[in-house]
Molecule: small-subunit ribosomal RNA
Organism: hypersaline lake metagenome
RNA sequence: AGAGUUUGAUCCUGGCUCAGAACGAACGCUGGCGGCGCGCCUAACACAUGCAAGCCGCGCGAGAAAGGCACCUUCGGGUGCCGAGUAAAGCGGCGGACGGGUGAGUAACACGUGAGUCACGUGCCUUCGAGUGUGGGGAUAACCAUCCGAAAGGGUGGCUAAUACCGCAUGAGACCACAAGGGUUGAUGCCCAAGGGGUCAAAGAGCUUCGGCUCGCUCGAAGAUCGGCUCGCGGCUCAUUAGGUCGAUGGUGAGGUAAUGGCUCACCAUGCCGAAGAUGAGUAGCUGGUCUGAGAGGACGAUCAGCCACACUGGGACUGAGACACGGCCCAGACUCCUACGGGAGGCAGCAGUGGGGAAUCUUGCGCAAUGGGUGCAAGCCUGACGCAGCGACGCCGCGUGUGUGACGAAGGCCUUCGGGUCGUAAAGCACUGUCAGCCGGGAAGAAGACACACACGCCAAACGUGUGUGUGUUGACGGUACCGGCGAAGGAAGCACCGGCCAACUCCGUGCCAGCAGCCGCGGUAAGACGGAGGGUGCAAGCGUUGUUCGGAAUCAUUGGGCGUAAAGGGCGCGCAGGCGGCCUCCCAUGUCCGAUGUGAAAGCCCGGGGCUCAACCCCGGAAGCGCAUUGGAAACUGGGUGGCUUGAGUCCGAGAGGGGACCGUGGAAUUUCUGGUGUAGGGGUGAAAUCCGUAGAGAUCAGAAGGAACACCGGAGGUGAAAACGACGGUCUGGAUCGGGACUGACGCUGAGGCGCGAAAGCGCGGGUAGCGAACAGGAUUAGAUACCCUGGUAGUCCGUGCCAUAAACGAUGUUCACUGGACGUUGCGUGGGUUAAACCGCGCAGUGUCGAAGCUAACGCGUUAAGUGAACCGCCUGGGGAGUACGGCCGCAAGGCUAAAACUCAAAGGAAUUGACGGGGGCCCGCACAAGCGGUGGAGCAUGUGGUUUAAUUCGAAGCAACGCGAAGAACCUUACCUGGAUUUGACAUCCCGCGAACCUGCCCGAAACGGCAGGGUGCCCUUCGGGGAGCGCGGUGACAGGUGCUGCAUGGCUGUCGUCAGCUCGUGCCGUGAGGUGUUCGGUUAAGUCCGGCAACGAGCGCAACCCCUGUCCUUAGUUGCUACCAGUUCGGCUGGGCACUCUAAGGAGACUGCCGGCGCAAAGCCGGAGGAAGGUGGGGAUGACGUCAAGUCCUCAUGGCCCUUAUGUCCAGGGCUACACACGUGCUACAAUGGCCGGUAUAGAGGGUGGCGAGACUGCGAGGUCCAGCCAAUCCCCCAAAGCCGGUCUCAGUACGGAUUGCAGUCUGCAACUCGACUGCAUGAAGUCGGAAUCGCUAGUAAUCGCGGAUCACCAUGUCGCGGUGAAUACGUUCCCGGGCCUUGUACACACCGCCCGUCACACCAUGGAAGUCGCUUGCUCCAGAAGUCGGUGACCCAACAACGGGAGCCGCCGAAGGAGUGAGCGGUGACUGGGGUGAAGUCGUAACAAGGUAGCCGUUGGGGAACCAGCGGCUG
Repeated sequence: AGAGUUUGAUCCUGGCUCAGAACGAACGCUGGCGGCGCGCCUAACACAUGCAAGCCGCGCGAGAAAGGCACCUUCGGGUGCCGAGUAAAGCGGCGGACGGGUGAGUAACACGUGAGUCACGUGCCUUCGAGUGUGGGGAUAACCAUCCGAAAGGGUGGCUAAUACCGCAUGAGACCACAAGGGUUGAUGCCCAAGGGGUCAAAGAGCUUCGGCUCGCUCGAAGAUCGGCUCGCGGCUCAUUAGGUCGAUGGUGAGGUAAUGGCUCACCAUGCCGAAGAUGAGUAGCUGGUCUGAGAGGACGAUCAGCCACACUGGGACUGAGACACGGCCCAGACUCCUACGGGAGGCAGCAGUGGGGAAUCUUGCGCAAUGGGUGCAAGCCUGACGCAGCGACGCCGCGUGUGUGACGAAGGCCUUCGGGUCGUAAAGCACUGUCAGCCGGGAAGAAGACACACACGCCAAACGUGUGUGUGUUGACGGUACCGGCGAAGGAAGCACCGGCCAACUCCGUGCCAGCAGCCGCGGUAAGACGGAGGGUGCAAGCGUUGUUCGGAAUCAUUGGGCGUAAAGGGCGCGCAGGCGGCCUCCCAUGUCCGAUGUGAAAGCCCGGGGCUCAACCCCGGAAGCGCAUUGGAAACUGGGUGGCUUGAGUCCGAGAGGGGACCGUGGAAUUUCUGGUGUAGGGGUGAAAUCCGUAGAGAUCAGAAGGAACACCGGAGGUGAAAACGACGGUCUGGAUCGGGACUGACGCUGAGGCGCGAAAGCGCGGGUAGCGAACAGGAUUAGAUACCCUGGUAGUCCGUGCCAUAAACGAUGUUCACUGGACGUUGCGUGGGUUAAACCGCGCAGUGUCGAAGCUAACGCGUUAAGUGAACCGCCUGGGGAGUACGGCCGCAAGGCUAAAACUCAAAGGAAUUGACGGGGGCCCGCACAAGCGGUGGAGCAUGUGGUUUAAUUCGAAGCAACGCGAAGAACCUUACCUGGAUUUGACAUCCCGCGAACCUGCCCGAAACGGCAGGGUGCCCUUCGGGGAGCGCGGUGACAGGUGCUGCAUGGCUGUCGUCAGCUCGUGCCGUGAGGUGUUCGGUUAAGUCCGGCAACGAGCGCAACCCCUGUCCUUAGUUGCUACCAGUUCGGCUGGGCACUCUAAGGAGACUGCCGGCGCAAAGCCGGAGGAAGGUGGGGAUGACGUCAAGUCCUCAUGGCCCUUAUGUCCAGGGCUACACACGUGCUACAAUGGCCGGUAUAGAGGGUGGCGAGACUGCGAGGUCCAGCCAAUCCCCCAAAGCCGGUCUCAGUACGGAUUGCAGUCUGCAACUCGACUGCAUGAAGUCGGAAUCGCUAGUAAUCGCGGAUCACCAUGUCGCGGUGAAUACGUUCCCGGGCCUUGUACACACCGCCCGUCACACCAUGGAAGUCGCUUGCUCCAGAAGUCGGUGACCCAACAACGGGAGCCGCCGAAGGAGUGAGCGGUGACUGGGGUGAAGUCGUAACAAGGUAGCCGUUGGGGAACCAGCGGCUG
C1' cells in the first nucleotide's frame, strides 16, 4: 500500500466482498509449564445459609454464670473467696452520610471544562484568642414489681447515675435592633462606623510527688478539607414531532432554607420559549480514557480512577456537621416467610453461594502479616475494604516438547513417463545436554511500626508523665512459596486451519449438477488442484479455526477529502423576509485574529528517559504532552463595530431607435365546411389493393350569393421579444422590460436567497357560451391466425371565448443565479461612431444580444471552450448501488383526477455512462458471383435402379443429418467381406514377446460332424557349430503365468485426415504515430483491377501468410532424337508403310522460343490502368488443372490408422455353419429409361481419344439365333490384344397410334462366374408387354469447345455398374441489365445483440414460496387532561390534657386544614401485536397468450395528461431528440 467482482475487451461511475487490528467474548478440535492481568455484557429476576460496622469501663449506673477452692450440712443443699468489676444488656459519646455494589432511571447544570458565591455550610484535624464559675435543679433507661401477647413487642407503678437534660453568673467576642459621623452618586441608594442597649457559653475523666501533666468541654477568629447553589461553553437520533407554557414569564411583599431564587404563597402585569429546532417521541449514566485510524475522524464508556444516580417498587420525613440515608425509621404496593389466625418478619445492585434466564462469566477459601478505614489515652477490637490463595488457555508475556552426527537415501506410505521421485537426516543407530515437569535437600525479601524493658537527652522545679534517640524482646495469611543445590532419565509434553483466484501451499483415488462446498467471484452433469479421503505442502503454534461486534481499507457523507450536460444528482420560472456574503479612502474601538505572561487542564493511561522482577508482560521514578478554558499585558495589517468622506458596483433623470413582450377594443383577406340558386351528368371519394361512405330524390365538377367558426400563407431568417411557460394578419388605446448615446444626480442603496408569495405548455375539472375544421371515446369498412391497432369512412367530449380551479411535462442547453479573469476566426440582430456614397451598398471601431468553428485549459470519454463543462469568488437547490418506489403510511393542498413531502421489510451482484471491436438491421452507399434476369436442358408426375427415413424383424451391424447426411464411408454384402442374429465350439487364446518340455518343418490318407473341432494311420529329414555326448537358429505341439484380444463407450479427452464458408480477398506483424485504455493508424480516401492488383495521396514506413507468378496439361513454332511411330521422295511389293532406303512431315518426349499492355491512337493525373488498333498461333490471367491465408462450425471420423481414460477377460475375445445387412403399407433424395417423327426399326458407310492387359488381354478359325463354347497365333506390349466407337452420313420403312413409342413385370429355355446363384448375381433367346402422351406447388445445372447430346475406357472386381473416375465425337442459345431473391467483399450508420437476430426482451394469466400495505374489529404498552379518594408525613391552626401542684415561658398527645403516593372513574393521544378478506410487490427449471421495446424493431421512440383495451399496449392533445 491494495485486491476480487458488471464487459467479447476498455475506461469511468458505483455497490458488494476480502486481506489488517481489536475484544469482559462464545462455539469446535486440541492442550506441557510459569508470570501478570481479567472473569453475569442476559433477569435493576428471585434468593437458603454464613459473614460484610462497630468501638469506647480513661463519661455513667448496674453487674452475672459455668467452674474451682474453703467451710457448713437435715446430704436436698447453703455460705464465703476466686472467676470478675469479666460477659451480656442499658444510659452516654463517636462512627453507621466513609468504605463496598450496581447502571435501572436520567438528554438534565447529570457530566466535562472554566468561572462566580458580598448568596452559603463544614464534625473530626491545625493555628490563635478567651474561658471551663455557681453549685445545684429536675428527670430517665438499665434494674425491681406487675399486667397484656404464640411471637415480635408493649403498658402501668417504683428506684438511680452521668462528659445525658435544664437554670443562673461572666461576655473578650459573636449575633440583633438603634446610631453621631464618614465615603461614593446628579439623586434614590449603597458602603464604612465611634457609641450606648439587648441576647448567648461550658463537663468532666485519668495519672499525680497534689505543684501539675494528659485527654476532653465552651465561646470566638483563622486555616485546611469536604460540600451546597449559580453562570458561560461543550457532547445522541427523529420535523412523517411545529408550535409549547398557567407558577407559566416578570414585579411587590411575605414565608422557607446554611444560602440565592416562583422554591412556596398573596396581589399586580401579560408575558416567556421556539426552524441557531421549543414541545413531543426514541435511545443513553457522563468523564479521564479504550479500540481503530497516517491524521482528521469513527465506534465504545468492562477492569482502574473522578463525578452522578439508585438500593424490592412508590411516597415521606426524623436524627445529624453531613442523609431524605444499601446492611436506619414511617406509610402504601407486589412478593416471600412465621403464626396459636389475633398479628408479625424480610429486602445480596456488599463477599462467597443457590435457583432462573442465557451462547456465556469463578471458591459458600485463608488472613488482618502489609496498605487503608472506624473507635479508643492506649493495649487492642472491628474491617468479604484490602492482602493472598482456588477455578477458567479468557487475554497478554515468557519457556519447553531436545542437541549434534547419521545414506544401503532402510522399511513402509504416496506418486510414477516404471527409469525413478518424495516423505527424508526425517527415522533407526552413535555421541551428548538437562530448561520445564518429577523426587530429595537448603531457603528469602515483603517488618516498619506499635508496645514492653533498659539507657541517654529535651520539656517540666521534678516525675513512674511526655517527646526524641539507641539497645534488647515480640509480629507473615501467602508458604516451606519465590529462589538455590542435588538425583535420575530423551525419558512425560503438538496441535489446528488451509492449499481454484483474491492468498503462501498439488497430486492420486472416490463421487458424477448426486453427495456436497462457498467470504466474493464461483466449483460439482465421468479425467474435479474448488466436493469426500489419502500422500505431500503452506501458515500459525499451546494453541488453531469459526461465529459475533467495532474501526480500517471506504475519498462509499468527502473539514482535511467527493460530486450534479450524458453515470445518482440544478428547484419549471421569477419576486423576496430572515440568514450568508459584500467596493475605495481616513480616523477610533479591539469582536474575531496574532504575540507574551499567569492559572488550570487530578491520578492512572499514551509518549520519552531511567530503574526493579534472569528477559518480557507487569511494576516503580522522573519528564514531556495534553492542540482546551479562563485571566492579564500588548499589536492593529485583515475581519467586525463606529465616524467622516469617495465614485468605479447599483440606481435616477434626458435623448434615440428596435421588438410575434402583455391587456383590451375593433378591422381584414385567403381557405375549409354548410346552405340557397344556376350550368351539367354518372360517377365521386378513398387505398398497397379495396370496401364501408356520398350520388339519378342529380353527387363530384363549375359559377354566383349567403352564413359561421377557427387559424393568420408569402414576409420568416442559425431572426426578434419575454424570467420561464410562451409570443406571428392589420389598426387603435393602456402598459412592462431591455439596449444605445451623452451629461447631470444619489452615494454601496449590492449579490444570493431556507421558509413564503406570484407566474406556470398540453391534457383535465366546475359554471356559462360557442362549434367551421380537426378529433380521444364510439360505430362501420378493410388488413390479419387474431387486430380491442397501424389504413379508410363517419364521429362525441375536447380543441375556441368568459370566469374559477389544477400545478404537472424529455417544464431540456437534460448545464441554478450573480460577479471577475483567460488567445482567436467567421456569420447575424439592435444602436452609436470613423471612412466611403448624391443617397445606398460597402470597409473598420465600440457596446448589447444571438450562432458556428476552434488556442490554452477541463473532461471517463463524448465533448465544452469569453453565451465554459476553463480559472476563481458568493449564495441557494440536489445526489450517495439496482429493484421494491416516487410506492405505502402520516401530514398539507385539490371539486375530482391527483399533486407535494416521503420510508421500510424483502431481494439482487450488480444496475449504469462513454467509447472499442465484431455481429446483426424488414439502415444507407459502392462492388462481385449462373445470385437474379436472358437462355438451353432437367428434377418434382411414370416405371425401374440406388441411398435414406419409417415400419418390420431373432438380426434387418454401424456411422453420416440443412446448405456442407441421403449412387455418402462402400473404387463393387451370394460364402468370405461382416462389425448384426440363431445355433455349435473354444479359453495364454486367430495374432505379439518371454520361460519350460518334446518334436525339424512339412506332406498324404481315413473316421465323426453342417463345419469348426476331435480322433487315427503313414511318409519324412534338411541348415549352423561340435570335444560327436550334444548345442543353436527357425518352425510345430504341449504346459505355466506375465499378457494377448475387443469394429465395446467417449470425435464433448485427442493426434492425423477431411468437409464448409471459399479460390472469397482477405488475415496479420515489426517499428513509429494517435488514444488513459480496449483499440486505431498502416488496411481508410481518389482512381483501377479477377484480386489488399496496381497507382496517386496520406503519420506512417516496411514486412509476413494469402492474390498473382513460379509447376503440370493444352494451343503456335524451333532444336535434339527416329523405334514399335511417320511416308514427301527413290526402289521393291503379296498392294497392307508391307519391305529396303529416308527422318522432311505427323507423332512421340526432352529442351527451348513465344505474350510483356511490348508498339500506335484516344481517355486518364506526366500515374496505375481502361478503350480501340496493328502485328501475331495466341492479347490483356489465352483455356484447363494442381495450389485452399488467419480463422468459423465443441462440423465429420475412436468402424482406416494412432491414442488418453473407462469397460469386458471360459467373454463385449476367438473359430464355425446357417441367416441377416437384399424385409416393405409408405415418405424423401440422387439417377437411369422413357413418353417419341430433330424419332423408332432395318441395311449400308465414315471418323476418335484416353486407357488396360500374364492367375491377364486374347487375334484368327470352327460352332451356337444369342449370351457363349472349343482350338490356338501374338503380346510383359507407340510392335500383339481389348477395339466394331456411337451419334453422324446414305438408302429404306413406320405416319401420330399407348403405336413398329416405351420397356417395367411375368413365364419358359439357356449362358457365364464361382465350393455354392433358394433366400440373393449378371447376361442371352423366345414369349409377355405395365405405368407413362412432357409432369402441381416448388426446384436444379450451365456463359463456349461450355450446355445439350453420342459413344469409349479405367479403378474396384471370381462374377456383378443406370454409380463413380476419366476420354474423346457432334456441338448451341443467351447475358438488356443489377430493381428484386440467395451468398459474399469494402466503407458508413443505429443497437438495450456478444453462446452475437435461430439474439435480446415486455406485460397479463396459472402454480409455489416470502416479506409487506389496507381492513369490520380485537388485545396490549406508553402518556395527557378531568374527577373521586386520601396513607405516612412536613407545615399551619387549635390544643381539654401532660411536664408533681399554681403562674409565666416553653414543650406537646389529640383534633382540624393545605399539600400529598399507591388506588379508582371518565375521556383523549401515540405506539405495537393479531385479523376473515383484500391490494400490489419480490423470487422461482424448461407453463399459457401474444410481440410492446432494442435495427427506420417492421406504426421512430420517449415525457406529461385524458380516454379505451385479455395483456404487453393503442389512440387524442402538447412537448422532447436521448